[in-house]
Model confidence (mean pLDDT): 85 of 100.
A computed fold for an 88-nucleotide RNA from a Methanosarcinales archaeon, annotated as c-di-GMP-I riboswitch aptamer.
The source organism's lineage runs through Archaea, Methanobacteriati, Methanobacteriota, Methanomicrobia and Methanosarcinales.
The sequence was found by an Rfam model in a public genome assembly.
């Protein structure tokens, strides 16, 4: 140094929900709290999936509709970067 996660040790992470705060919304933050994770570590590069605020377009007395990401989601694939511990 590659290829693996069978086993087992030390630690990690932390769905749903719940309170609080940011946010239009999607959603995140931090606490509790574990359904599950061997990359559930980092990064929005390609795909997907959310949401539609400003803006445009249509309409209205108000109200409202629809298109659009520069917002999001890494616990939605796929590539990319880096990593403990073992077996080989």
């Nucleotide at each position: 140094a590659g290829u693996u996660g069978a086993u087992a040790a030390a630690g990690g992470c932390a769905a749903a929900c719940u309170a609080u705060c940011c946010g239009a919304a999607a959603g995140g933050a931090u606490a509790g709290g574990a359904c599950g994770c061997a990359a559930a570590g980092c990064a929005a590069u390609g795909g997907g999936u959310c949401u539609a605020a400003a803006g445009c377009a249509c309409u209205u007395a108000a109200a409202g509709u629809g298109c659009c990401a520069u917002g999001a989601c890494g616990g939605u694939c796929a590539g990319g970067c880096u990593a403990c511990c073992g077996a080989c």